[in-house]
Molecule: c-di-GMP-I-GGC riboswitch aptamer
Organism: Hydrogenophilus sp.
RNA sequence: CCUGAAUGGGGCAAACCCGUCGAAAGGCGGGGACGCAAAAUCACCGGUCUAAGGGGGCGACCCUAUGACGGCGGGAUUGCCAGGU
Numbered sequence: 001c002c003u004g005a006a007u008g009g010g011g012c013a014a015a016c017c018c019g020u021c022g023a024a025a026g027g028c029g030g031g032g033a034c035g036c037a038a039a040a041u042c043a044c045c046g047g048u049c050u051a052a053g054g055g056g057g058c059g060a061c062c063c064u065a066u067g068a069c070g071g072c073g074g075g076a077u078u079g080c081c082a083g084g085u
């Protein structure tokens, strides 16, 4: 550096429920496991979600990220074990 998740030590934690923060998306804590060989960290690029605020509309609604998602893809950094170079 590449490959892999059999071995060893293990790790994380979807949905859902309770509490809490938030306008929401969603976050945090506890319970709980669908899964994950980086499901560790980082919003740099793309994508997706929300629309408080702002704008448009008679109205129903529509547009918009400075908000969010790392368990959507890419990229960057770091890491246990085994095999190979």
Base pairs, nucleotide, nucleotide: 001084002083003082004081011036012035016031017030018029019028020027021026034071040077041076042075044074045073046072047069048068049067053064054063055062056061